Predicted 3D model of a 75-nucleotide RNA (transfer RNA) from a Parcubacteria group bacterium.
It matches the Rfam family "tRNA". Its family is annotated with triplet codon-amino acid adaptor activity in the Gene Ontology.
It was read from a public genome assembly.
The coordinates come from a structure-prediction model, not an experiment, and the mean pLDDT is 81.

[in-house]
RNA sequence: GCGCGUGUAGCUCAGUCUGGUUAGAGCACCCCACUGAUAAUGGGGAGGUCUCAGGUUCGAUUCCUGACACGCGCA
Repeated sequence: GCGCGUGUAGCUCAGUCUGGUUAGAGCACCCCACUGAUAAUGGGGAGGUCUCAGGUUCGAUUCCUGACACGCGCA
C1' cells in the first nucleotide's frame, strides 16, 4: 500500500440480517436485607454522543459513503 473483519455501559458481549413502542444481558460499582462479621444469596439503584462526519428516509445503533482506531491476511 491492497483486501477482509470489528467499533454498543468501567470490562466481556447480544441486538443490526427484516429501519419504528423506552437500547439490553452478565461481571464490576452503590444501597438494602440476611450474618456476631465477611463471603455467598436475594431485592433495588446508578451508569450510553450505539467511534466520528455526511447521505438516504416521515423516522437510522441498524442502510449507503468517507474518516479514525484496533485485529487478521497478502505484498